[in-house]
């Protein structure tokens, strides 16, 4: 300059005109007019995830299945419950998704090290499955080259070279991001945890340290198991199930309807307890309603109102004048869009400002 990443604020402002939905009045033509008033959002959106509310003709309990959740600590955090109360509010106690601050654990970066920055969906990779671009012989039952030997063949007195077949070897090469724990001594036909010493990891115990994750220290096993769970999966906790088209009330209408199953049924399945109900339950077919009120909110529903237009300001670019402050004239001014209500979380998107990244130039 550009292009990102994080946090903060910001979604134009005023007036006139025309219109919309709806509240109170008030008036007449009883569905209109009149007046005063109220009328999207940071995301209303995706519908991800946890509540509240509602039924599910009885609840409860364990199992299975399905979903979420995944290091520890405080504090927050719609609400929830106690207590008071006519009813709330203060008050006490305790969360759910999630957010914040600080710690551990790993991991990158920089440093010679202390340490600094910085990232994480951060149970489990030694139950099992499954994947693991390229490159390589092999990406997890390792033998390509290479080292060792046996046989046979050739050559050659011999030693011993060569080729070809087997067998042994994970010590060296060489591929990769990653190749079966490092070093070192002993052994060995050449080699290996084959032995052993030291370390690395890892599992257990026991001291300490700390609220806790966990850290340190010793002792004893383990020669020692590549990666990847934001693949299935497995383990620990937590959740019954459907959702305002949940559902209650009023009116209106019909048909304990018909055919077939069945002794049972009653929230996803099983079991076991209670309770109820058997005119039940299931599966097809048919029949009637399909309106209003509440639910529902100081914007709100019967498919859905919240806007159009014109001036002037503000703002952002662009071009022109001008020595300059500055004028003019043109564009532009985003994502979107309530439909029970709350929290949160992800994503779209205007401008401003602050800090950090990366890249270009100039000095």
């Nucleotide at each position: 300059u550009u292009g990102g990443c994080a946090g903060a604020c910001u979604a134009g402002g005023c007036a006139a005109u025309c219109g919309c939905u709806u509240g109170u009045a008030a008036a007449u033509u009883u569905a209109u007019u009149u007046a005063c008033g109220a009328g999207a959002g940071g995301a209303a959106a995706g519908u991800c995830c946890g509540g509240a509310c509602u039924c599910c003709c009885u609840u409860c309990a364990a199992g299975c299945a399905u979903g979420g959740u995944g290091c520890c600590u405080u504090a927050g955090g719609a609400g929830a419950c106690c207590c008071c109360u006519c009813a709330a509010a203060a008050g006490g106690u305790u969360u759910a998704a999630c957010u914040a601050a600080g710690g551990g654990a790993a991991g990158u970066u920089a440093g010679a090290a202390a340490u600094a920055a910085u990232u994480u969906a951060c149970g489990g990779a030694a139950a099992g499955u499954g994947c693991c671009a390229c490159a390589g012989a092999a990406a997890a039952u390792a033998a390509c080259c290479g080292c060792u030997u046996u046989c046979a063949g050739u050559c050659g007195a011999a030693a011993g070279a060569u080729u070809g077949a087997g067998a042994g070897u994970a010590a060296g090469g060489g591929u990769g991001a990653a190749a079966a724990u490092g070093u070192g001594u002993g052994g060995u036909a050449a080699g290996a945890g084959c032995a052993c010493a030291c370390g690395g990891a890892u599992u257990a115990a026991u001291g300490u340290a700390g609220u806790a994750a966990u850290g340190c220290a010793u002792u004893a096993g383990u020669a020692u198991a590549g990666g990847c769970a934001a693949a299935c999966c497995c383990c620990a906790c937590c959740a019954g199930g459907a959702g305002c088209a949940a559902g209650a009330c009023a009116a209106a209408g019909u048909a304990u309807g018909u055919a077939a199953g069945c002794a049972g049924g009653u929230c996803g399945c099983u079991u076991g307890a209670u309770a109820c109900c058997g005119u039940a339950c299931u599966u097809a077919c048919g029949g009637g309603u399909a309106u209003g009120u509440c639910g529902c909110a100081u914007a709100g529903a019967u498919a859905a109102a919240u806007g159009g237009u014109u001036g002037c300001c503000a703002c952002u670019g662009c071009a022109a004048a001008g020595c300059a402050a500055u004028u003019u004239g043109c564009a532009g001014c985003a994502c979107a869009g309530a439909a029970u209500c709350c929290g949160g979380c992800u994503u779209a998107u205007u401008g401003u400002c602050u800090g950090c990244c990366a890249u270009g130039u100039u000095u």
Bacterial RNase P class A from a Candidatus Babelota bacterium, 363 nucleotides, folded computationally. The organism belongs to Candidatus Babelota, within Bacteria. The coordinates come from a structure-prediction model, not an experiment, and the mean pLDDT is 76. It is recorded under the gene name rnpB. Its Rfam family is "Bacterial RNase P class A". By type it is a ribozyme.